[in-house]
Molecule: SAM riboswitch aptamer (S box leader)
Organism: Planctomycetota bacterium
C1' cells in the first nucleotide's frame, strides 16, 4: 500500500515551544495572530483488541446416588487496569453517485360565464383555482442505499 470484517448522531482540553495555516480530495461552509498545523508535558474520553469480574442465559467435558461442584466455551452485563491502539471544533462539518417521496416548474385533461359561427340542434375560441395524468430540469427538502474517507481487529 492493497484485501476482509465491524463502527462512524455519543464522548473528552489545558499549558509550553513555535509562528501561518487547517478542516483527506472537489465545491461549499467554517476554524485560525483572542495563535493554524506540528512537537512536548500533563489531563481526559471511549471501550476495538488484551485483562479482570458476574447469585445473568446457554452448550460441552469431568466428578457425584442426588442436590450440586469443578473446568472449558458462546452470548449478555460490568469495570477502566502502570496493557495495545485510537480520539478530545462543527453528524465523517455539509454535499459529491443511484433510487424513492414532498414542494416548485412545465405540458395535457376537466366547468360555468363570456365571445364568435349557426334559423336551430349544435360547433368553435377562451378556459382560473382545486383535482387528475405526464415530463423533466434546476433548485429546495425528507428518506434509503452506495462511493470515498477515518479507526479498530484480522489475514497474506
Nucleotide at each position: 500500500g492493497a484485501c476482509u470484517u465491524a463502527u462512524c448522531g455519543a464522548g473528552a482540553g489545558u499549558g509550553g515551544c513555535u509562528g501561518a495555516g487547517g478542516g483527506a480530495c472537489a465545491g461549499g461552509c467554517c476554524c485560525u495572530g483572542u495563535g493554524a498545523a506540528g512537537c512536548c508535558a500533563c489531563c481526559g474520553c471511549a471501550a476495538c483488541c488484551g485483562u479482570u469480574c458476574c447469585g445473568c442465559c446457554g452448550c460441552c467435558g469431568g466428578c457425584g446416588a442426588a442436590a450440586g461442584c469443578c473446568g472449558g466455551u458462546g452470548g449478555g452485563g460490568a469495570a477502566a487496569c502502570u496493557g495495545g491502539u485510537g480520539c478530545g471544533a462543527a453528524c465523517u462539518c455539509c454535499u459529491g453517485c443511484c433510487c424513492c417521496g414532498u414542494c416548485g416548474u412545465u405540458c395535457g385533461g376537466c366547468a360555468a360565464a363570456g365571445c364568435c359561427c349557426g334559423c336551430a340542434a349544435g360547433g368553435g375560441c377562451c378556459c382560473a383555482a382545486a383535482c387528475c395524468g405526464g415530463a423533466g430540469u434546476g433548485a429546495a427538502u425528507g428518506g434509503g442505499g452506495g462511493a470515498a474517507g477515518a479507526u479498530a481487529a484480522g489475514a497474506a